Notes:
Two RNAs folded together computationally: RNase P RNA and transfer RNA, 481 nucleotides in total. The coordinates come from a structure-prediction model, not an experiment, and the mean pLDDT is 77. Rfam match: Bacterial RNase P class A. About the family: Ribonuclease P (RNase P) is a ubiquitous endoribonuclease, found in archaea, bacteria and eukarya as well as chloroplasts and mitochondria.

RNA sequence: GGGGGCCGGGCAGCCGCGUGCCGCAGGGUACGAGGAAAGUCCGGGCUCCACGAAACAAGGGUGGCGGGUAACGCCCGCCCGGCCGGUUUCUUCGGAGAUCGGUCGAGGGAAAGUGCCACAGAGAGCAAACCGCCGAUGGCCUGCUUGCAGGCUCAGGCAAGGGUGAAAGGGUGCGGUAAGAGCGCACCGGGGCUUCGGCAACGCGGCCCGCACGGCAAACCCCACCCGGAGCAAGGCCGAAUAGGGGCGGCGCGUCCGCGCAAGCGGGCAGGUGCGUUUCGCAUCGAUCGCCCGGGUUGGCUGCUUGAGCUUCGGAGCAAUCCGAAGCCUAGACGAAUGGCUGCCGCCGCACGGCGGUCCCUCGGGAUACCGCGUGCGGGACAGAACCCGGCUUACAGGCCCCCU
RNA sequence: AGGGGUGUAGCUCAGCUGGUAGAGCAUCGGUCUCCAAAACCGAGGGCCACGGGUUCGAAUCCUGUCACCCCUGCCA
Numbered sequence: 001g002g003g004g005g006c007c008g009g010g011c012a013g014c015c016g017c018g019u020g021c022c023g024c025a026g027g028g029u030a031c032g033a034g035g036a037a038a039g040u041c042c043g044g045g046c047u048c049c050a051c052g053a054a055a056c057a058a059g060g061g062u063g064g065c066g067g068g069u070a071a072c073g074c075c076c077g078c079c080c081g082g083c084c085g086g087u088u089u090c091u092u093c094g095g096a097g098a099u100c101g102g103u104c105g106a107g108g109g110a111a112a113g114u115g116c117c118a119c120a121g122a123g124a125g126c127a128a129a130c131c132g133c134c135g136a137u138g139g140c141c142u143g144c145u146u147g148c149a150g151g152c153u154c155a156g157g158c159a160a161g162g163g164u165g166a167a168a169g170g171g172u173g174c175g176g177u178a179a180g181a182g183c184g185c186a187c188c189g190g191g192g193c194u195u196c197g198g199c200a201a202c203g204c205g206g207c208c209c210g211c212a213c214g215g216c217a218a219a220c221c222c223c224a225c226c227c228g229g230a231g232c233a234a235g236g237c238c239g240a241a242u243a244g245g246g247g248c249g250g251c252g253c254g255u256c257c258g259c260g261c262a263a264g265c266g267g268g269c270a271g272g273u274g275c276g277u278u279u280c281g282c283a284u285c286g287a288u289c290g291c292c293c294g295g296g297u298u299g300g301c302u303g304c305u306u307g308a309g310c311u312u313c314g315g316a317g318c319a320a321u322c323c324g325a326a327g328c329c330u331a332g333a334c335g336a337a338u339g340g341c342u343g344c345c346g347c348c349g350c351a352c353g354g355c356g357g358u359c360c361c362u363c364g365g366g367a368u369a370c371c372g373c374g375u376g377c378g379g380g381a382c383a384g385a386a387c388c389c390g391g392c393u394u395a396c397a398g399g400c401c402c403c404c405u
Numbered sequence: 406a407g408g409g410g411u412g413u414a415g416c417u418c419a420g421c422u423g424g425u426a427g428a429g430c431a432u433c434g435g436u437c438u439c440c441a442a443a444a445c446c447g448a449g450g451g452c453c454a455c456g457g458g459u460u461c462g463a464a465u466c467c468u469g470u471c472a473c474c475c476c477u478g479c480c481a
Stems, first nucleotide, its partner, number of pairs: 001404007009345007017032006034382001038393002041391005046231004053279004059227005064078005079107001080105011108222002113220002115216003130162002132158003137155002139152006170188006189211001190209005196203002235302004245293006254269006271285005295480002309328008347379006354373004358367003406477007415430004424461001432448005454470005
């Protein structure tokens, strides 16, 4: 320096607050915030709505593999990859490989398709040739020993080297060549098939292929899996008040049968509306539905805290976690309690050499960075339940422990 | 509790199918004027709220945090 875990003042007295219980009452008694109660970012329980499901579409989310869990985007273990460090092997001394430790990873698919890759650069996605190298072959020129040598770089060949860039169609080396190039070879990398091991991700090995297939999916998209909607202001009961007032819009006020003196009632069909859509089904309407304006209220009880609960012990598991036994009950407020003062102890900082160490010494005395005390003063974070849990993220004075360097 | 939006120069706003950030007003300097205003010419000023990531590259995409604004809820 980095990572992880834990604690986050203790005791007593007085005064005060909230809730429960006891008491006719004065009053008494028990309990009373957090690791994050926070952000409301995920996942559930619970409640209501939609509920008869199925299929489909849309939208949203997740993304190596296995396990844990009520569930998760969380946790644990493993795999693969990147980075850092150590050891070691090879080496062409540039590096490359193996292995160990730490750390990080939103880690499916880029040979389904579409899109993007600015500037620079010759060329940016089925590529290209600016500088450069060559000019074997063909062409032209010169020489002569008449089939060779030299020159030009015109045709043309090359993709080594330079240059541009984030990225230029494997890397290093040797051979090879006119110059070059997986053109050939060795090692490394890559692709395909496959034996064996592993639940799997994947790994080890074998054979084949000179190498095709650049990057981006936190761009659209494809694949696999998951998700109905709303939220305790859910929901239930009681009570109070007001004008079932006005406006706009939608579908519309249908028909048949039965009963009836009639008003009307019941049923069928058709129609409207709603349930995302469709199939089918259900509910509802005859005056109703939707929106807006206006009006009223700002009450009480319940939901409400016993729960995926806490503590201790034993067992299973590498671990997350699970199983068993015993014991315990631990806030329920609603302009919203959980606080204040004092004393003692503990922690941190400062001051005073006031003591004991320690050091200096001119033996009068000095110094006090460090260790242990004493006295005095000061400090003590972040924050605060609101239906309840499991996570994540963020904030946090100070202290303790472990690991790596 | 749920939903939506904003943060860019001193102020008000553009830019958000990724390619290196602008406009108007304001400020400063100059011209003009006796001086000023107006007008004209020119200049400065931004880590795009903050942290991290994806990417060659982020104001823009993803994610975490902070601050601010708006809407909805009961009865009939």